C1' cells in the first nucleotide's frame, strides 16, 4: 500500500430567546381550569416490515380426542420462539471466513422439460460375436440368434479399478475397495467419528403427496371496564319448560357448565368522531466482581429514561467538532429516517468512523 472478511461504536455538542406537552409544588378563580410562576422529563437504532415469539385482556373454568397448523441434525440459553449460542454432518473460498432447500426415498403414491433406443420391474441410435441362405472364394447387403464390455445424448443410463473367462460380452467369477442395513468396541451429555465384523449391491426428488418425532384453545388496546346520554318494541314465526329447546371464541364428537313469563330467527328504533381508565416500573437500563468457551446467569451498587389522542418532542442565533472546496478572509453540506399497550428477535433502508484477522504486491 492493495484486495477481503468478521466484530464494535456513532447518528453532532453547548448556550442563549421563543414556542408546545407531560408530572409536581404554590398562587387566583370556583364557571372544577384553553389561567399565572418555577422546577424538572420530552421520538429511534431500526420507532419501519408486521413476520415470529410473549406479557396482558375476554370468553365460567380452558378438561380429553381427532382433523388443522406449524418446526424438523445435537446440545446449552431464554418468559417463550422458525430466535441466540457452541458443536456434528455436507457444501464454497488460496485463506482469514461464510451458507444450509439439515429427519425418512430399504412403507406406498406421484413427477423429471428438451435431447436420447431408453429415466427405475429400463434399452438397442452406432456398434460387437454367432449361424444360414448365396458366391470358385471373400466383401457389401438379406435372415435368424446373442450382447449392453465400447461410442453417442444427457444433470444423472442403473456402483468402480486389476485380473481370470467368453464366439463376443456382462459382478459371469475371484480379490480389493465405496455405497446401504446391522452387530461388537473405543471416545464424547449428544448429533457424530475411529477400529473389527456379518448380509446385500437398493439413481434424483419430500420447499411433490405422504411416514416419523416434538409443539399448539380461540379472538385481539378498534381487546377490556367505568360514567354520562338516548330510545319504540304490550311487533311477528318456531321449538320448549326438567322425558331439557337452546347457549357456551376457528371445525367436529366426548365430557362439564348455564338454562324455564325461556331461548332462536326475521323485522323495526335508540346510542354509535361524549368523557375517564386501560397508558407506561418494564421477562427495564448502566457499572463492577464471580461462574461459564460463548449466549447467559448470579451478587452489589446506581438510574427512573415521552405517554399524545386528529395527534405534543420544535424554531431562530452564536461559538465549537467532523466533511468538502479553496487558502488570505472564507463559503458550502450532512445519510435511513418519526412513538400510538408493551417487551424479546427476524428481516429490510442507511451516514461516519474504530479494532482484530487473511491473501497479494513492494521496501527495510
Nucleotide at each position: 500500500g492493495g484486495a477481503g472478511u468478521a466484530g464494535g461504536u456513532u447518528a453532532g455538542g453547548u448556550a442563549a430567546u421563543c414556542g408546545c406537552u407531560g408530572u409536581u409544588c404554590u398562587c387566583c378563580a370556583u364557571u372544577u381550569g384553553u389561567g399565572a410562576g418555577a422546577a424538572u422529563g420530552g421520538a429511534g437504532g431500526a420507532a419501519a416490515g408486521u413476520c415470529c415469539g410473549g406479557g396482558c385482556u375476554c370468553c365460567a373454568g380452558a378438561g380429553g380426542g381427532c382433523a388443522g397448523g406449524g418446526u424438523g441434525c445435537u446440545c446449552c440459553g431464554u418468559a417463550a420462539c422458525a430466535c441466540g449460542g457452541a458443536g456434528g454432518a455436507g457444501g464454497g473460498g488460496c485463506g482469514a471466513c461464510c451458507c444450509u432447500a439439515u429427519g425418512g426415498a430399504a412403507a406406498g403414491u406421484g413427477c423429471a422439460a428438451c435431447a436420447g433406443a431408453a429415466a427405475a420391474u429400463a434399452u438397442a441410435c452406432c456398434g460387437c460375436c454367432c449361424c444360414g441362405a448365396g458366391u470358385u472364394g471373400u466383401g457389401u447387403g438379406c435372415g435368424g440368434g446373442g450382447u449392453a464390455a465400447g461410442g453417442g445424448u444427457g444433470a444423472a443410463a442403473a456402483a468402480g479399478c486389476g485380473a481370470g473367462g467368453u464366439a463376443a460380452g456382462a459382478g459371469c467369477u475371484c480379490a480389493c475397495u465405496g455405497c446401504u442395513u446391522u452387530c461388537c468396541u473405543u471416545g464424547g451429555u449428544g448429533a457424530c467419528a475411529g477400529g473389527g465384523g456379518a448380509a446385500g449391491u437398493u439413481g434424483g426428488u419430500a420447499a411433490a403427496c405422504c411416514c416419523c418425532a416434538c409443539c399448539u384453545g380461540g379472538a385481539g388496546c378498534a381487546a377490556g371496564g367505568c360514567c354520562a346520554a338516548a330510545u319504540a318494541g304490550a311487533g311477528a314465526a318456531g321449538c320448549g319448560u326438567u322425558u331439557g329447546a337452546g347457549g357456551g371464541u376457528g371445525g367436529c364428537c366426548c365430557g362439564c357448565c348455564c338454562g324455564a313469563g325461556g331461548c332462536u330467527u326475521c323485522c323495526g328504533g335508540g346510542u354509535u368522531a361524549g368523557g375517564c381508565c386501560g397508558c407506561u416500573u418494564a421477562a427495564g437500563c448502566c457499572u463492577g466482581a464471580c461462574g461459564g468457551c460463548a449466549a447467559c446467569g448470579c451478587c452489589a451498587g446506581g438510574c427512573c429514561c415521552a405517554g399524545a389522542u386528529a395527534a405534543a418532542u420544535g424554531a431562530u442565533u452564536a461559538c465549537c467538532a467532523u466533511c468538502u472546496c479553496a487558502u488570505u478572509a472564507g463559503a458550502g453540506a450532512g445519510a435511513c429516517a418519526g412513538a400510538a399497550c408493551c417487551c424479546g428477535g427476524c428481516u429490510u433502508a442507511u451516514u461516519a468512523u474504530c479494532u482484530g484477522c487473511u491473501c497479494c504486491g513492494g521496501u527495510u
Source information: A computed fold for a 364-nucleotide RNA from an uncultured Nitrospirota bacterium, annotated as Bacterial RNase P class A. Rfam family: Bacterial RNase P class A. By type it is a ribozyme.